[in-house]
This is a predicted structure of a 370-nucleotide RNA (Bacterial RNase P class A) from Alistipes sp. Its Rfam family is "Bacterial RNase P class A". By type it is a ribozyme.
RNA sequence: CGGCAAGUCCGCUCUGUCGCCGCCUGCUUCGGCAGGGGGAGGAAAGUCCGGGCAACGCAGAGCACCGUGCAAGCUAACGACUUGAUGUCCGUAAGGGUAUGGGAGCGUAACAGAGAACGACCGCCCGGCGGGAUGCAUUCCGCCGGGUAAGGGUGAAAAGGCGGGGUAAGAGCCCACCGCGGAGGCAGCGAUGUCGUCCGGCCGUACGUCCCGCGGGUUGCAAGACCGUGUAUACCGGCAGUCAAGGGUUGCUCGCCCGAUGCCGGGGGGUAGGUUGCUGGAGGCGGCGGGUGACCGCCGUCGUAGAUAAAUGACAGAGACCCGGGCUGCGGCCCGGGCACAGAACCCGGCUUACAGGGCCUGCAAACCU
Numbered sequence: 001c002g003g004c005a006a007g008u009c010c011g012c013u014c015u016g017u018c019g020c021c022g023c024c025u026g027c028u029u030c031g032g033c034a035g036g037g038g039g040a041g042g043a044a045a046g047u048c049c050g051g052g053c054a055a056c057g058c059a060g061a062g063c064a065c066c067g068u069g070c071a072a073g074c075u076a077a078c079g080a081c082u083u084g085a086u087g088u089c090c091g092u093a094a095g096g097g098u099a100u101g102g103g104a105g106c107g108u109a110a111c112a113g114a115g116a117a118c119g120a121c122c123g124c125c126c127g128g129c130g131g132g133a134u135g136c137a138u139u140c141c142g143c144c145g146g147g148u149a150a151g152g153g154u155g156a157a158a159a160g161g162c163g164g165g166g167u168a169a170g171a172g173c174c175c176a177c178c179g180c181g182g183a184g185g186c187a188g189c190g191a192u193g194u195c196g197u198c199c200g201g202c203c204g205u206a207c208g209u210c211c212c213g214c215g216g217g218u219u220g221c222a223a224g225a226c227c228g229u230g231u232a233u234a235c236c237g238g239c240a241g242u243c244a245a246g247g248g249u250u251g252c253u254c255g256c257c258c259g260a261u262g263c264c265g266g267g268g269g270g271u272a273g274g275u276u277g278c279u280g281g282a283g284g285c286g287g288c289g290g291g292u293g294a295c296c297g298c299c300g301u302c303g304u305a306g307a308u309a310a311a312u313g314a315c316a317g318a319g320a321c322c323c324g325g326g327c328u329g330c331g332g333c334c335c336g337g338g339c340a341c342a343g344a345a346c347c348c349g350g351c352u353u354a355c356a357g358g359g360c361c362u363g364c365a366a367a368c369c370u
Stems, first nucleotide, its partner, number of pairs: 003364003007360004012319007020039002023036005041341001045352002048350005053220004065216005070084004085100006101211002105209005121152002123148011160178002163175003179202001180200004184195004224276004233268001235266006243259001246258004283302008321338007
């Protein structure tokens, strides 16, 4: 000088003209007008996890179901985050990914293979019988019975590894070393690590089932609360009106009572619409202090969107920045192009995803220079 890795920050600026949505002040003929001031993000997104808030539900306990699962911490809370432990994978490294409650019992493990835990296919060894070679010792072949997990072979995985002793041949059968499990000591809050210590010859792996700890009521601001025009209308009162349908009273008839319809008044609920919830909060910024860190404490300071079919925009000019080309007197100049992802909708903490371009800081490897 380039290349990587971890963390973190920014992500266009200014001017003019015309608009859009709230707020404040003044004027108003109540229709508005004038002035001032404010107006998207790091993800506002996906709606994945957690909480606040709200309505409904709920005596208490248990089962089922769902989620989660190393340790310690942080927090309002979490499956997020931080720091750490162990195994494994990637990278020369800095570093990164991923998994990790328990293991008593049960189930499954394709293909290949004798066997996937009830492992003898080949091989090796012993015994018996038969046959062959040979003078004998011995040896070869076949069959039967048995031993053997050392060797070969299969497989993703084969019953701890390796050496020695031992044996008919072998084998933790025995021994040393390594590995594994347990106890104890030491270090650590702990996961866990470690050991010239002791004990055990040694128990397979993966997934599921099973068991255990912890958490979980449902629905989401279109939650919910309040006000409520006109028309129609439950119900109530008054007046008019007719005994006409129907009903009640007692089996029938009469009688009596209610009762149609219209007008006037009162009136509950609901609809359109409006107000509220609504933005001051686990708040931002700065300083100091504690902590490896997530984060916490104290002090100071700031006021910073609130729309509802949904405002936050359009155009023009100038300037940064990046890319390409040309010129150069190496200071720069000129021409062309680009300037991302996206956009509040109750609020907050995380996660995930998208993103042109740029900055800061720490570390790693190699080369070069001193």

The source organism's lineage runs through Bacteria, Pseudomonadati, Bacteroidales, Rikenellaceae and Alistipes. Its mean pLDDT, the model's own confidence on a scale to 100, is 76. It is recorded under the gene name rnpB.